[in-house]
A computed fold for a 75-nucleotide RNA from Thermoplasmatales archaeon SW_10_69_26, annotated as transfer RNA. The sequence was found in a public genome assembly. Its Rfam family is "tRNA". Rfam classes the family as a transfer RNA. Gene Ontology term of the family: triplet codon-amino acid adaptor activity. The prediction has a mean pLDDT of 81.

RNA sequence: GGCCCUGUAGUCUAAUUGGUAGGAUACGGCGCUGUUAACGCCGUGGUGCUGGUUCGAGUCCAGCCGGGGCCGCCA
Numbered sequence: 001g002g003c004c005c006u007g008u009a010g011u012c013u014a015a016u017u018g019g020u021a022g023g024a025u026a027c028g029g030c031g032c033u034g035u036u037a038a039c040g041c042c043g044u045g046g047u048g049c050u051g052g053u054u055c056g057a058g059u060c061c062a063g064c065c066g067g068g069g070c071c072g073c074c075a
């Protein structure tokens, strides 16, 4: 440098034919308990960035950025 895969919350992960994002964990509060832990309830928080297509984009398209893989170059 070329090609392929990939990016969703602090972390892990789901989302059917494009139909408006769910779960676990963590964190905060409350309950429970002699205390802690565990457990139960409630709450907070997310689609890498910029554009495009569309009535509607996590999903499709382009570019950029990050991660991974393969090949090439260093004659």
Base pairs, nucleotide, nucleotide: 001071002070003069004068005067006066007065010025011024012023013022019055026044027043028042029041030040031039048064049063050062051061052060